[in-house]
Molecule: small-subunit ribosomal RNA
Organism: uncultured sediment bacterium
RNA sequence: AGAGUUUGAUCCUGGCUCAGGAUGAACGCUAGCGGCAGGCCUAAUACAUGCAAGUCGAACGGUAAUCACGCUUUCGGGCGUGAACGAGUGGCGCACGGGUGAGUAACGCGUAUGCAACCUACCCUUUACUGGGGGAUAGCCCGGAGAAAUCCGGAUUAAUACCCCAUGGUAUCCUGAUGCCCGCAUGGGCUGUUGGGAUUAAAGAUUUAUUGGUAAAGGAUGGGCAUGCGUGACAUUAGUUAGUUGGUAAGGUAACGGCUUACCAAGACGAUGAUGUCUAGGGGUUCUGAGAGGAAGGUCCCCCACACUGGUACUGAGACACGGACCAGACUCCUACGGGAGGCAGCAGUAGGGAAUAUUGGUCAAUGGACGCAAGUCUGAACCAGCCAUGCCGCGUGCAGGAAGACAGCUUUCUGAGUUGUAAACUGCUUUUAUAUAGGAACAAAUAGGCCAUGCGUGGCAAGUUGCGUGUACUAUAUGAAUAAGCACCGGCUAACUCCGUGCCAGCAGCCGCGGUAAUACGGAGGGUGCAAGCGUUGUCCGGAUUUAUUGGGUUUAAAGGGUGCGUAGGUGGUUUUUUAAGUCAGUGGUGAAAGCCUACAGCUUAACUGUAGAGGUGCCAUUGAAACUGGGGAACUUGAGUAUGGACGAGGUAGGCGGAAUUUGUGGUGUAGCGGUGAAAUGCAUAGAUACCACAAAGAACACCAAUAGCGAAGGCAGCUUACUAGGCCAUAACUGACACUGAGGCACGAAAGCGUGGGGAGCGAACAGGAUUAGAUACCCUGGUAGUCCACGCCGUAAACGAUGCUCACUCGAUGUAUGCGAUAUACUGUAUGCGUCCAAGCGAAAGCGUUAAGUGAGCCACCUGGGGAGUACGCUCGCAAGAGUGAAACUCAAAGGAAUUGACGGGGGUCCGCACAAGCGGUGGAGCAUGUGGUUUAAUUCGAUGCAACGCGAAGAACCUUACCAUCCCUUGACAUCCAGAGAAUCAGCAAGAGAUUGAUGAGUGCCUUCGGGAACUCUGAGACAGGUGCUGCAUGGCUGUCGUCAGCUCGUGUCGUGAGAUGUUGGGUUAAGUCCCGCAACGAGCGCAACCCUUAUCUUUAGUUGCCAGCACGUCAUGGUGGGGACUCUAAAGAGACUGCCGGUGACAAACCGGAGGAAGGUGGGGACGACGUCAAGUCAUCAUGGCCCUUACGGGAUGGGCUACACACGUGCUACAAUGGCCGGUACAGAGGGCUGCGAACUCGCGAGGGUAAGCCAAUCUCAAAAAGCCGGUCGUAGUCCGGAUUGGAGUCUGCAACUCGACUCCAUGAAGUCGGAAUCGCUAGUAAUCGCAGAUCAGAAUGCUGCGGUGAAUACGUUCCCGGGCCUUGUACACACCGCCCGUCACACCAUGGGAGUUGGCUGCAAAAGAAGUGGGUAGUUUAACCUUCGGGAGAACGCUCACCACUUUGUGGUCAAUGACUGGGGUGAAGUCGUAACAAGGU
Repeated sequence: AGAGUUUGAUCCUGGCUCAGGAUGAACGCUAGCGGCAGGCCUAAUACAUGCAAGUCGAACGGUAAUCACGCUUUCGGGCGUGAACGAGUGGCGCACGGGUGAGUAACGCGUAUGCAACCUACCCUUUACUGGGGGAUAGCCCGGAGAAAUCCGGAUUAAUACCCCAUGGUAUCCUGAUGCCCGCAUGGGCUGUUGGGAUUAAAGAUUUAUUGGUAAAGGAUGGGCAUGCGUGACAUUAGUUAGUUGGUAAGGUAACGGCUUACCAAGACGAUGAUGUCUAGGGGUUCUGAGAGGAAGGUCCCCCACACUGGUACUGAGACACGGACCAGACUCCUACGGGAGGCAGCAGUAGGGAAUAUUGGUCAAUGGACGCAAGUCUGAACCAGCCAUGCCGCGUGCAGGAAGACAGCUUUCUGAGUUGUAAACUGCUUUUAUAUAGGAACAAAUAGGCCAUGCGUGGCAAGUUGCGUGUACUAUAUGAAUAAGCACCGGCUAACUCCGUGCCAGCAGCCGCGGUAAUACGGAGGGUGCAAGCGUUGUCCGGAUUUAUUGGGUUUAAAGGGUGCGUAGGUGGUUUUUUAAGUCAGUGGUGAAAGCCUACAGCUUAACUGUAGAGGUGCCAUUGAAACUGGGGAACUUGAGUAUGGACGAGGUAGGCGGAAUUUGUGGUGUAGCGGUGAAAUGCAUAGAUACCACAAAGAACACCAAUAGCGAAGGCAGCUUACUAGGCCAUAACUGACACUGAGGCACGAAAGCGUGGGGAGCGAACAGGAUUAGAUACCCUGGUAGUCCACGCCGUAAACGAUGCUCACUCGAUGUAUGCGAUAUACUGUAUGCGUCCAAGCGAAAGCGUUAAGUGAGCCACCUGGGGAGUACGCUCGCAAGAGUGAAACUCAAAGGAAUUGACGGGGGUCCGCACAAGCGGUGGAGCAUGUGGUUUAAUUCGAUGCAACGCGAAGAACCUUACCAUCCCUUGACAUCCAGAGAAUCAGCAAGAGAUUGAUGAGUGCCUUCGGGAACUCUGAGACAGGUGCUGCAUGGCUGUCGUCAGCUCGUGUCGUGAGAUGUUGGGUUAAGUCCCGCAACGAGCGCAACCCUUAUCUUUAGUUGCCAGCACGUCAUGGUGGGGACUCUAAAGAGACUGCCGGUGACAAACCGGAGGAAGGUGGGGACGACGUCAAGUCAUCAUGGCCCUUACGGGAUGGGCUACACACGUGCUACAAUGGCCGGUACAGAGGGCUGCGAACUCGCGAGGGUAAGCCAAUCUCAAAAAGCCGGUCGUAGUCCGGAUUGGAGUCUGCAACUCGACUCCAUGAAGUCGGAAUCGCUAGUAAUCGCAGAUCAGAAUGCUGCGGUGAAUACGUUCCCGGGCCUUGUACACACCGCCCGUCACACCAUGGGAGUUGGCUGCAAAAGAAGUGGGUAGUUUAACCUUCGGGAGAACGCUCACCACUUUGUGGUCAAUGACUGGGGUGAAGUCGUAACAAGGU
């Protein structure tokens, strides 16, 4: 310090998530030791038991118990003294220490001050005093009541208990006179000086040293009160307050004070947030962070509050009191039912709650506290120990060597290797720790007593006592690697990878996301990585997050500028001078507790931990100074602002008047059949006379041309002409005022359209509505009508994409150009200047698009607004409104995105341009019939499998009777039909016989080979065992190879450079041109590659060479005839080599180019025709059944063999073909001309037989020789005469031929007979642009046989193309996009179902609280008929005083009525969210089809 995640990719915005640190933690797995710390965060729930506050005999009366001594004794005991001491009186303490955080938003806390308004036991200092009396009472004793707790009565008694008197001041109160000083006021001080009056004290004890008591002053300590500042959330809490605010008087308090009461006044608080509601102890500090901040407040320290809940006071120096009291309430316990007792938020502990938090331990040895003269007692404070890995720190679990790189595991390309791994074994060394034994601390200083010093406090010295922890820490010795490693993770973020299992299952997951048969993501294993006595997970906080932005963000389009102005508070504010000192700055002083943090040093072996010292504590207060800046006061100025004067400007506003064109309606006229409307129609109007035309009249609304990219206005907005009133900015002048300014929360005003109210008006238009169309539907788009409304007046509403999606004001920062209105005397030109309205561009800014003196640049001031998407501008509440609704404005829940700009593609019922048998123009078909063939479907034991839009369907299959064959039934085999290895036997092999459907089985015979080192070996066959064979079983979505398709379309890319933040762009776009990214020109591009073209084959022409099996012109021979023969190379032809065509030449067009058009020549002309050749890629296209191959599966079977069957089925549907429907034809007869192929298991002539298929016999030919072989259409002649025919040939019967082991299922062909449908084919659809279509035949592959298919070959041989509007497909450029699985895309809403949270809701329940009342315990205060009464007084009667009682006031619990508010719940109901592939439509994204 960053990273992951929105996209095909990019930049940005923006959220979510992660890596870090921390923790009073919890949970899971695991666990050797020690040190130091920490340990009920929940129920301030309830508590059994024990302990936690006592002490003093040197205050007192005393003696229940104990000890010692003495006396005595009835031997039970009694008495006395001493040590001590239960209970009691009295004193001090119990207000500390310890616990908890419920309450409290407060002077509670923090900080800084003040008290001139106060108190303070014990302690210290100082001064003075400590005299004399008195009456009680507890205890003890006696009696009584009660279960108990406890209480009552009688008698008697002490005090440092209580009371009285005296004395008394510097105390307190009242009242005079007077001096000095000080303070912010009341006032205070100098105990100033000097008078008077009143009131209040005391206690003793003892060891005679002391100690205690009383009064006063001062100090110290501790408290009380007051004040400034700081210290949560919510404004969907905006008004609150009657003791309330102040005054006077009185009361009360330690003390000021409405603290309380009476009276008077009407104040006080609040937008700088009162009041209310919710939450919360505060701080030092802790965690985090670079810091600023944010979060927290456990342990330790300070403060506060509380002590079962509520109230109350008493005592006391101090309490309204945790282990005191009283009352009320709830709860628990005891009870004899009459009454009583209790308060762990002390330490342990228990129950409960909870994810969760310890021992009913030891000791007062130390530190501290209470009491005491002291010894000492008490002390769950404290110090220790126990439990817990809860945390921090430290140590250990060995170290060195050791390669046969062991075994085993895992992996593997598989017997080889890699890895675990120097790891182990093994050898040597060490001994922390554990165990055992032995030794063994510190913490202890004292007090008391002794001695010395000392006037007193006190100090010193020596000796001695005291240890819970503890025989602990620590040390030594002994043995021996001996006693000691786990947890999480390994897809990316994030260090670390393989195998197996699983198969969208089981599961994982912090985010993105993994899992649907090859998962580094699930589970296991091996290996690895990280940390380590721990490791992970979960929760919480800070960080990262500059994601609330003071440091340090934004608002054109991402969330975000208020619709606009005026203006209040507030904020900010021009120049000069003077003053002040609030802000500001500097110095000094005080404070900022300790601990903590930081630094240094030191102590525990180190560290954690601890000690000492320092620094710091950014703050607050006080004081002294400075005066630049800001602020305050004073004085001036003119440039900001305003005023004045003079001009021009404009749809600026309000009110009135006037005008013409058009529309509609009415009246009259002319006139006749339609008008109107649409994509096309219909509804509608019209013979009762429309539409059209003319004239006149009426009405309402809006103002053509001018007109603009213009003008005016704050915005909304403003348009015929004119009048009146009125506002404004601008220019010029520089006369006046003298900062009067800017912004502006609240507030006020204005504010389109629609809408509302009242009253008018109503021509046209026109929601709703009606009808007609369209449509699957059409509650729409289109058409015909048409009501509100639109118009006017007055009043509401207060919102808009109220937009420049850009708040207002001021200043500064290059230019170019247009325009509106002014000015520079005059000027239409030009130019300068000011104010507006525009366009383009620089710097700069910006994510980019873009903005750019009219800023979105650079700065200043003020206001408004934003903080992920959805839920939602919704709900509730409140305000406004007649209503509609507006303003303000959440949460639960849910998602990991939502979004902006730009890029590349793809797409568009976007645009431009170009091409193609794409359309058009033509020719011939298909679709109808019969048949053939393939497919689907159905059927079947099986009808094997694959191919499925174009790009499957006469396809794999260039050929299923058996075989093929993969399918079915049945019968058989199991190392197998086939390969390699081992052992044994046998040559191999051949022949017939028997059984069986056959596979197979059985017996018989023939046969003994080759090499040899004589052991044997090679090939082959049989038998046996196992390694293995075998599989047309699965996965073409694991693959290779091959293939199809877009498409023979012209495209697809790269290097370097340049541009851009980047994806990317440029090049490749543009202007021409081409079949072509073909070429030329231009150009921030320059080059290059794969494609195109060419090179290759074939065909068309010619030449040369060569002539056999081909050819035969000329010569010769021969034949009925034939290149048959001699010969020949001329020709054809064959097959090798060349030539030829290149826009080369001419003319025109073009840009002087490329190129195009025309022409010449030429066999051929602009790639001459055809073929092979297929860029980057797309379709998870096809093929595991050609082949190969990973993985999976089968192994007496999913392998192998055999027979028979099936692949040939048949209500049907589709594709591809053949043959036809006839006369351009059929049939009969005659006759002519090819090319390219095949042939030895072959082609087979001729001859012969058969009507024929074919048979017989047989020449020739391994083929330019022989043969298949006849070419057919054509031509010539004849016949048929438009008909289901002399067309057509299906189907069926009979008879045959051929192939083959075998034609039944299931072949082809022949002959005779039969003679079906069909008379040119609906919607729709296919092919073809020239030797093409059409038509005609021939050959070949496969093949025993079996083509209408396929592949080739030649013969005859057309028509048409104006053209690119449209359909389909494609190329390029451009545009829009919410698409990128890319339009077969995306996506919206209702409905149905499930789940979730939420609003309303008749109400119901509970909490808190206001108001009005009731009630009234204990207590305090007031009053006082009554009762009682030791101290004092007394005239002895009584009085004073006191207590009880009664009563009044206040008041807790409690009760009633009525409101407010919060929460829970509620039949039913509203919308919202999320869900698998539901239903209906198709609203949006392209002009999204309006």